Transfer RNA from an uncultured Dehalococcoidia bacterium, 76 nucleotides, folded computationally. Rfam family: tRNA. Rfam classes the family as a transfer RNA.
Parts: sequence; structure tokens; C1' cells
RNA sequence: GGCCUCGUGGUGCAGCGGUCAGCACGCCACCCUGUCAAGGUGGAGAUCGGCGGUUCGAAUCCGCUCGGGGUCGCCA
Repeated sequence: GGCCUCGUGGUGCAGCGGUCAGCACGCCACCCUGUCAAGGUGGAGAUCGGCGGUUCGAAUCCGCUCGGGGUCGCCA
């Protein structure tokens, strides 16, 4: 340098064109409990790495770019 792949709430993942992006754990409040844990109910929290484009509409498609990983190659 070429190619492939990943980048979504605090963490791990799902969602790969169509109402205001879901799940688990974690966090907060309440219930329950003698206490804690477990359990139950509710809530906060990401506009999807960044920019641009296509489209009526993009996390999802395309281009460029940043970062991680893999692979092949080049120089010495």
C1' cells in the first nucleotide's frame, strides 16, 4: 500500500431502506423483604465513528476519511 472485516446508550450485542433505534447486564426510584440478595413495576441514558452523496425516506446503499482487527504484497 491492496483486499476483507468491525465501529450502535456505561458494557456486550441485535436491527442491513420506512412510524419518535431494540435486547441483556449495569444505573436510578418505588414495591416486596427484619436486612441483603433474588423477584416485580417504572424511569434516565445512544440520533448509530466523522463528512459528503443517492433516495420521498438511510444505522441500513455509495464515496471519502478516522480508529481497531485480519490477510496478501512491497522496501530495507